[in-house]
């Protein structure tokens, strides 16, 4: 210089008018029950993302027992730690891919059921199509054909997969029949918290595959959800019914409300405000502990909060000419979508010194 691997971060900038949404301040008006409130006006500060998005997993918060047993369903899967938790992250492990940096997998198929299309002779306690060989018969152009018993799984064939693999010895030909490596399966020592590694003996080998097919094991899971939920204010007409009821949800027990009560059913009225509402598992620097994910301590900062629901519009200037896209309780992920741009770290190859 190329060609790659894994991460991090930003997301079109600057100014000028003029708007829009919160919030603080100041001002004159207005109204009070004298506490304050209102609607205008000036000034000053902050106003989308990395995914705000899909709502797919976890979690806080809220209400229902500060959610208790049990059946029933779901998630989820190497080990260890991390974390409010997770299906997320980290480290290590084993197995596969790549030369490499680095990626991607992950319980149990020797508890039992159930499946393996299509081809094939056979598809799980298997099987002879083709073929090997060995004996008797016929025929023979002496090479060998055909019949008929018996053995055999090397060799070819089908397939996604053929009941351990290569060599060798053996054998009429085969064959774990033996043998030796490798692979499996059993015991046992040692290392490591442990996934697992290693070392040693013994076993001719018993056990295909598939669990995102049931189904086993081991862990978590109580359910709705900010339209949760609390309160002011206005407004309506009542009428049936249930107490073996409501809360309470798949279902049962429990446990809770409790007759001027609760709750369903049909009619009726309302469409105003307030709080929950954004200081937080918060963001930035630094120290300590830890391979890391992190956890902890100091110091700093305040960073949207609407409810017909704002961030726009128009001029100018630059420049590589701007993608995907728009907050609705909030916080961790995980998944999608996306033009272009810095930067870190490492791998391989060629070249120079």
């Nucleotide at each position: 210089c190329g060609a790659g691997u894994g991460g991090u971060c930003c997301c079109u900038g600057c100014g000028g008018c003029c708007g829009c949404c919160g919030g603080c301040g100041g001002g004159g008006c207005c109204c009070u029950c004298c506490g304050g409130g209102g609607a205008c006006c000036c000034g000053c500060c902050g106003g989308a993302g990395g995914a705000a998005a899909g709502u797919c997993c976890g979690g806080g918060c809220u209400c229902c027992a500060g959610a208790g047993g049990g059946c029933a369903g779901g998630a989820c899967g190497g080990u260890c730690c991390g974390u409010a938790a997770c299906g997320c992250g980290g480290a290590c492990g084993c197995c596969g891919g790549g030369c490499g940096a680095c990626c991607g997998g992950c319980g149990g198929a020797a508890a039992g059921u159930g499946c393996c299309a299509c081809a094939g002779a056979g598809a799980a306690c298997a099987g002879a199509c083709c073929g090997c060989c060995c004996c008797g018969g016929u025929c023979u152009u002496c090479g060998g054909a055909c019949c008929g018993g018996a053995g055999c799984a090397a060799g070819g064939g089908u397939g996604a997969a053929a009941c351990g693999g290569u060599g060798g010895g053996g054998u009429a030909a085969g064959a774990g029949c033996c043998c030796a490596c490798c692979g499996c399966c059993c015991c046992g020592g040692c290392g490591g918290c442990g996934a697992c590694g290693u070392c040693g003996g013994g076993g001719g080998c018993a056990c295909g595959g598939c669990a995102a097919a049931c189904c086993c094991c081991g862990u978590c899971c109580g359910g709705a959800g900010c339209a949760a939920g609390a309160c002011c204010a206005a407004g309506c007409a009542g009428g049936g019914g249930a107490c073996c009821g409501g809360g309470u949800g798949g279902c049962c027990c429990g446990c809770u409300c409790a007759a001027c009560g609760u709750c369903c059913c049909c009619g009726g009225g309302u469409a105003g405000g307030u709080c929950g509402c954004u200081a937080g598992a918060g963001g930035c620097g630094g120290g300590c502990g830890g391979c890391a994910a992190c956890g902890u301590c100091c110091g700093u900062c305040c960073c949207a909060g609407a409810u017909g629901a704002a961030u726009g519009a128009u001029c100018g200037c630059a420049c590589u000419c701007g993608a995907c896209a728009g907050a609705a309780c909030c916080c961790g992920g995980c998944u999608u979508a996306c033009a272009g741009g810095a930067c870190c770290a490492c791998u391989c190859g060629c070249c120079u010194c």
Background: This is a predicted structure of a 353-nucleotide RNA (Bacterial RNase P class A) from a Polyangia bacterium. Its Rfam family is "Bacterial RNase P class A". By type it is a ribozyme. A source record names the gene rnpB. Model confidence (mean pLDDT): 81 of 100.